[in-house]
RNA sequence: CAUCACGGAUAAUCGCGCAGCUUAUGGCUGUGAGGAAAGUCCAUGCUCACACAAGCUGAGAUUGCUUGUAGUGUUCGUGCGCAGCGAAAUCAUAAGCUGCGGCACCCUUUAAUGGGAUGACGGCAGGAAAAAAAGCUAAGGGGCAACCUAUGCUUGAGUACCCUUGAAAGUGCCACAGUGACGAAGCACUAGCGGAAACGCUAGUGGUGGAACGGGUAAACCCCUCGAGUGAGCAACCCAAACUUUGGUAGGGGCACUUUUCUCCCGGAAUUCAACGGAGAGAAGAGGCAGGGCAGUUAUGCUCGUGCAGACAGAUGAUUAUCUCUGAAGAGGCGCUUGCGUCUUUUCUAGACAGAACAUGGCUUACAGUG
Numbered sequence: 001c002a003u004c005a006c007g008g009a010u011a012a013u014c015g016c017g018c019a020g021c022u023u024a025u026g027g028c029u030g031u032g033a034g035g036a037a038a039g040u041c042c043a044u045g046c047u048c049a050c051a052c053a054a055g056c057u058g059a060g061a062u063u064g065c066u067u068g069u070a071g072u073g074u075u076c077g078u079g080c081g082c083a084g085c086g087a088a089a090u091c092a093u094a095a096g097c098u099g100c101g102g103c104a105c106c107c108u109u110u111a112a113u114g115g116g117a118u119g120a121c122g123g124c125a126g127g128a129a130a131a132a133a134a135g136c137u138a139a140g141g142g143g144c145a146a147c148c149u150a151u152g153c154u155u156g157a158g159u160a161c162c163c164u165u166g167a168a169a170g171u172g173c174c175a176c177a178g179u180g181a182c183g184a185a186g187c188a189c190u191a192g193c194g195g196a197a198a199c200g201c202u203a204g205u206g207g208u209g210g211a212a213c214g215g216g217u218a219a220a221c222c223c224c225u226c227g228a229g230u231g232a233g234c235a236a237c238c239c240a241a242a243c244u245u246u247g248g249u250a251g252g253g254g255c256a257c258u259u260u261u262c263u264c265c266c267g268g269a270a271u272u273c274a275a276c277g278g279a280g281a282g283a284a285g286a287g288g289c290a291g292g293g294c295a296g297u298u299a300u301g302c303u304c305g306u307g308c309a310g311a312c313a314g315a316u317g318a319u320u321a322u323c324u325c326u327g328a329a330g331a332g333g334c335g336c337u338u339g340c341g342u343c344u345u346u347u348c349u350a351g352a353c354a355g356a357a358c359a360u361g362g363c364u365u366a367c368a369g370u371g
Stems, first nucleotide, its partner, number of pairs: 004371003008323007016032007034353001038364002041362005046233005051069006075228003079224001080101006102121001103119002106116003122223002125164003133155004140149003170221002172217003187206008237253003257287008265278003288308003291304005325351001327348010
C1' cells in the first nucleotide's frame, strides 16, 4: 500500500413508534436503522398504462380474464479488436472487472530502446481519367504572293465515366478577408527547364487569414455493426366516510421474515351466469434466521402459547452505572540482543464513515482504530 473481518454489549429510569394480551382513558410483555442504509451505474421482482399474439368463459369479448413478447423500423439504444470472469438458487446476461493487442493524447526517461496515467477511440480513404464543341499559335506542309492548315496548345475539365480497399467513406459546413477554406483546388512576382510559337512544368518568395492542402467537423444530415416490446413508478396501484348517485378529500390498504392450501364474504359485459380477481375476514400447514429448555462426550436430535422495524411531516432517543475492544499515562514481574516483547495491576478513553422509506442482487464511493 492492497484485500477481508469487526467496527460494541448489559441493566435501570424517563420518553417515542409498532405488535400482542388485558381487569382496556390505564397497565403488562416483546420489539425497533447499515456495511455501506449512501450514489442511482446496471438489473430482477412487483404495480399500472399502451402495443402485438395465443388461449379461456360466455348467447355475445376492438371492451372481460390468463399467459407471453411479437413487429426489424418513419422507434430506441450501442460502438477499438479478441478472450475470460460477472449477481439475484440453474442457464443466460447488464453495469462492471481482468488479460493480451492496436490507436489517440499527456507525463517521465534514454544516444536509441523504454516506463506510467487517461480515453463519449465505428465511418469524412486511396487512385486513374475522356469526348463533342469553341478558341490561340503556325514549326512542318501547301502557295508567285496575300495567306491557308494541327499532328502543337488553351478552355471544356482534373468534370462526366471508372478502378481499389473496407461492415460502412455519400451530401454538406469552416462568417469576414482572400484567387482559393479541403476540390488530384489555388492569385501575383522571381528564377530555372522544355518549346518555333502559343503555352506548359518545377522551385522559391509574397499577399489575405485563426488556419493555405497539412486539416477540422458526424454533439452536421447521414451510413454501417450489434441489440432491444415501450413508458412510468410505492407519492406505483387499490378501497373509500360525512351523502342516494357521481367524484375521490379525510382516512385506510399497499406495508413487513418467506410461502402454500381451504372456508366465508365481496367484485365480475347493458341483466343473469361463468372464466377470473380480491388491496376483505378467518383457519390449518411447511420453511429460514436468532434465542430458551431437554437429551447427548461431540456432530446432532426433540421441543417452546418466544422473537423477526414498518414509519410517513416521518419513531428507533436521553441519562446513569458496569463490561469489553482500542488507545494514552504509570508501577511491578519474566525473557532477551539495554531496547524490545510478554504477563499482572492502577487511572482515563466507544472514539471513523454515516440514518431504513416497496423488496432484492451486482457495481461504485466514504470510513478513526484493531486483527

The prediction has a mean pLDDT of 76. This is a predicted structure of a 371-nucleotide RNA (Bacterial RNase P class B) from Alkalibacterium sp. MB6. It matches the Rfam family "Bacterial RNase P class B". The family is grouped with related families in Rfam's "RNaseP clan". The literature on the family includes a 1998 paper in Annu Rev Biochem by Frank and Pace, "Ribonuclease P: unity and diversity in a tRNA processing ribozyme". Rfam describes the family as follows. Ribonuclease P (RNase P) is a ubiquitous endoribonuclease, found in archaea, bacteria and eukarya as well as chloroplasts and mitochondria. Its best characterised activity is the generation of mature 5'-ends of tRNAs by cleaving the 5'-leader elements of precursor-tRNAs. Rfam classes the family as a ribozyme. Of the family's consensus pairs, 96% are formed in the model.